[in-house]
RNA sequence: GUGCCCGUAGCUCAGUUGGAUAGAGCAUUGGUUUCCGGUACCAAGAGUCGGGGGUUCGAAUCCUCUCGGGCGCG
Numbered sequence: 001g002u003g004c005c006c007g008u009a010g011c012u013c014a015g016u017u018g019g020a021u022a023g024a025g026c027a028u029u030g031g032u033u034u035c036c037g038g039u040a041c042c043a044a045g046a047g048u049c050g051g052g053g054g055u056u057c058g059a060a061u062c063c064u065c066u067c068g069g070g071c072g073c074g
Base pairs, nucleotide, nucleotide: 001073002072003071004070005069006068007067010026011025012024013023019057028044029043030042031041032040050066051065052064053063054062
């Protein structure tokens, strides 16, 4: 220099052919339960989907540039 893959909640990840309010588990916080703790159950907070631009009535999803990480080729 060039090709491919990954980036979504604090962590690990899902998200179908573009469609209605962006989700799960763990963790955190509060509550119920308990003499206390754990377990169990209920609830809540936490994201403008790595960033910019574009296409579209509508983008996490398509196009483009770019940033970070991984693998390969030269």
A computed fold for a 74-nucleotide RNA from Pseudogracilibacillus sp., annotated as transfer RNA. The RNAcentral record of the sequence draws on ENA. NCBI's taxonomy places the organism under Bacteria, Bacillota, Bacilli, Caryophanales, Pseudogracilibacillus. Model confidence (mean pLDDT): 80 of 100. It matches the Rfam family "tRNA". Rfam describes the family as follows. Transfer RNA (tRNA) molecules are approximately 80 nucleotides in length.